The prediction has a mean pLDDT of 82. Transfer RNA from uncultured euryarchaeote, 77 nucleotides, folded computationally.
RNA sequence: GGGCCUGUAGCUUAGUCAGGUAGAGCGCCGGGCUUUUAACCCGGUGGCCGGGGGUUCAAAUCCCUCCAGGCCCGCCA
Repeated sequence: GGGCCUGUAGCUUAGUCAGGUAGAGCGCCGGGCUUUUAACCCGGUGGCCGGGGGUUCAAAUCCCUCCAGGCCCGCCA
């Protein structure tokens, strides 16, 4: 230098292919249960979907660009 993959809640991630209400588990908070804790049960909490721009009635999803991380190939030495 070329190609490909990944980025979504505090953490791990589904959803992207084929545009149409942003989800789950864990965590955290409150309550129940328990002598207490853990476990279990109920409720709640939480996201400018990596940044910017574009297309569209509508974008996590499609297009462009940039950033971060990873893999492969090539070049110089």
Its Rfam family is "tRNA". Rfam describes the family as follows. Transfer RNA (tRNA) molecules are approximately 80 nucleotides in length. The organism belongs to Methanobacteriota, within Archaea.